Predicted 3D model of an 86-nucleotide RNA (c-di-GMP-I-GGC riboswitch aptamer) from Selenihalanaerobacter shriftii. Rfam family: c-di-GMP-I-GGC riboswitch aptamer. A reference for the family is Weinberg et al. (2017), "Bioinformatic analysis of riboswitch structures uncovers variant classes with altered ligand specificity", Proc Natl Acad Sci U S A. The coordinates come from a structure-prediction model, not an experiment, and the mean pLDDT is 81.
RNA sequence: CUUGCUAAAGGCAAACUCGUUGCGAAACGAGGGCGCAAAACUAUGGGUCUCUCUUUUAAAAGAUUGAGACUGCCAGGUUGCCAAGG
Numbered sequence: 001c002u003u004g005c006u007a008a009a010g011g012c013a014a015a016c017u018c019g020u021u022g023c024g025a026a027a028c029g030a031g032g033g034c035g036c037a038a039a040a041c042u043a044u045g046g047g048u049c050u051c052u053c054u055u056u057u058a059a060a061a062g063a064u065u066g067a068g069a070c071u072g073c074c075a076g077g078u079u080g081c082c083a084a085g086g
């Protein structure tokens, strides 16, 4: 530097359940374990979702020229363990 088929050490933890917080998306803690070689960090671009506002009789549509959530949706940026090969 490249790769992640196998092994070992170590790590993370989906759904679901319980508790707390929040209008909500969700977050945190405990249990749990579907998966993960960056499922480590970062809301930078796209995307999804919530609240709010606007339009509309309504269904619905639109707004970042409102505020948020998600990095275990896809890219970008930063850092890094083990193994194999060079």
Base pairs, nucleotide, nucleotide: 001085002084003083004082011036012035016031017030018029019028020027021026034072040078041077042076044075045074046073047070048069049068050067051066052063053062054061055060